[in-house]
Context: one part of a larger RNA
Molecule: small-subunit ribosomal RNA, 5' domain
Organism: Betaproteobacteria bacterium
């Protein structure tokens, strides 16, 4: 010079677009942040209203709604943090001995049965959390039985395993009637492929310290035996004595990595905010369950610490999620809207949830952009400063005329982001079928948080909008005063002791400009 997730002084008009705890992985009040499905399934309120009655009380709508509870899928994404880890990580480049809900393509099936339990009553116990006894009930919840084209074992003789309905529709025929049955969705059982994703396994790179030189007993290899989805000291019994190391074992410190980011002709140095990919964590430390998936952030279980509630006999919590608070610190924002859009969760679908995301908000935090008028205008007005008193300069700057309205401020008008989903008609397809259901095409309507915002148009009016540093050399830019080695100033050199262009101040001048300067920090 460049550059910064700054921060401090002073100053400040608008806008766009980005960016904001880099320290205490410190402790957290409050409210949100994963809920959904009535098309699995049995219950099932109340407020108000409306009749009956003298009231109490009854009936009927509310409404099979809310609500919980069985059950299913989702909670292992999404979203915050970087404590640890120097190699179980991360980058590339290969590998064989494996899973995979959900999706797509195939191939076989979906029979017939059973026992139970919550909710729910009714009681006990407890100050709450909550717990506990009897009694009723259903399922796509649970378990047997049949059946097995793939499928699993195997001594090749044989053994093993499975399912579940739900909802639409509708001609014959069958039922007293549910209703059978016949279709189409969707779902459910086995099993092949695939797709994607994920575990493992090698090699290579990946910070300093030799003032760390020896390390290692599951340790380095076999065999038997467990184990995992799957290879293996992964773990066990026994046998061998190997295995790592100066090309740096091992111990110390430091550190998430990486794509990239800053510089820099390059080389190379430093750095890993934001964005994207991996890992790794979730108060500390251990541990399973549950499930395709997790040893789980908003799950569960045991220990510690910390906080809170008690009726002291027991209990509840975990913002490194989004706002927000204390604290810490030089220093980092609203307890803000909304699902409209993208996306993701559930659901056939309307739809619900979504602090994911999209907006807004505050900060000149940073990077672009624009503005603060523009022409004219010498009697070079006035005032300032300096003066050799003749004058000089501030300075075409002002005042005055003549314009012009960009940006704020006012008034009105108003987007894009929104066309799927849904309706209705047509075609094709499935189907006994004009019926559901799928595709497709036409066409019809609704859906905006942003936000009455960008943007248009109009009216007035120079009318509301400049400072910051810094002038002895490096380095653009000087003179008068005051001060007198004192007060200061300094980034080096160094100025200041009575003529300071270096200190202060004024005037005048240079550099930038809504910034300018210091500090810090790479290079």
């Nucleotide at each position: 010079g460049a550059u910064u997730g700054a921060a401090c002084g002073c100053u400040g008009g608008c806008g766009g677009c980005a960016u904001g705890c880099c320290u205490u992985a410190c402790a957290c009040a409050u409210g949100c942040a994963a809920g959904u499905c009535g098309a699995a399934c049995g219950c099932g309120a109340a407020a108000g209203c409306g009749g009956a009655g003298c009231a109490a009380u009854c009936c009927g709508c509310a409404a099979g709604u809310a609500g919980a509870g069985u059950g299913g899928c989702g909670a292992a994404c999404g979203g915050g943090u970087g404590a640890g880890u120097a190699a179980u990580a991360u980058a590339u480049c290969g590998g064989a001995a494996c899973a995979u809900u959900u999706c797509c393509a195939g191939u076989a099936g979906c029979g017939g049965g059973g026992g139970a339990u919550a909710a729910c009553c009714u009681g006990u116990c407890g100050a709450a959390a909550g717990a506990u006894a009897g009694g009723c009930u259903a399922a796509u919840a649970c378990c047997g039985c049949a059946u097995a084209c793939g499928c699993c074992c195997c001594a090749c003789g044989g053994g093993g395993g499975a399912a579940a309905g739900c909802g639409g529709a509708g001609g014959a025929c069958c039922g007293c009637a549910a209703g059978g049955c016949u279709u189409c969705g969707c779902a459910c059982u086995a099993u092949u492929g695939g797709a994607g994703u994920g575990g493992c396994c090698g090699a290579u790179a990946u910070c300093g310290g030799a003032u760390u030189a020896g390390c290692u007993a599951g340790u380095u290899g076999g065999u038997g035996g467990g184990g995992u989805a799957a290879a293996a000291g992964c773990c066990u019994a026994c046998c061998a004595a190997g295995g790592c190391u100066a090309c740096g074992a091992u111990c110390c410190g430091u550190a998430g990595c990486u794509g990239g980011u800053c510089u820099g002709a390059g080389a190379g140095g430093a750095c890993g905010a934001u964005c994207a990919g991996c890992c790794a964590c979730a108060c500390u430390g251990g541990a399973a369950c549950u499930g395709a998936g997790a040893c789980a952030c908003g799950g569960u279980c045991c220990a510690g610490a910390c906080u809170c509630c008690u009726a002291c006999g027991g209990g509840a919590g975990g913002c490194a999620g989004c706002a927000g608070u204390g604290g810490g610190g030089a220093a980092u924002u609203u307890u803000g809207g909304a699902c409209a859009a993208u996306g993701g969760g559930c659901g056939c679908a309307a739809g619900c949830c979504u602090g994911a995301u999209c907006c807004a908000g505050c900060c000149a935090u940073g990077c672009c952009g624009c503005g603060u008028g523009a022409g004219u205008g010498a009697a070079g007005a006035a005032g300032g400063c300096c003066u050799u008193c003749g004058g000089g300069u501030u300075g075409u700057a002002a005042a005055g005329c003549u314009c012009u309205u960009u940006c704020g401020g006012c008034c009105g008008g108003a987007a894009c982001g929104a066309a799927a989903u849904c309706g209705c008609a047509c075609u094709c397809g499935u189907g006994a079928a004009u019926c559901u259901c799928g595709a497709g095409u036409g066409u019809g309507g609704a859906u905006g948080a942003c936000g009455g915002u960008a943007c248009c148009g109009g009216a007035a009016g120079a009318a509301g909008a400049a400072g910051g540093a810094c002038c002895g050399g490096c380095u653009a830019a000087c003179u008068a005063c005051g001060u007198g080695c004192c007060a200061g100033c300094a980034g080096c050199c160094g100025c200041g002791g009575u003529a300071a262009u270096a200190c202060g101040u004024a005037g005048g001048g240079u550099c930038c400009g809504a910034g300018c300067g210091u500090u810090a920090a790479u290079c």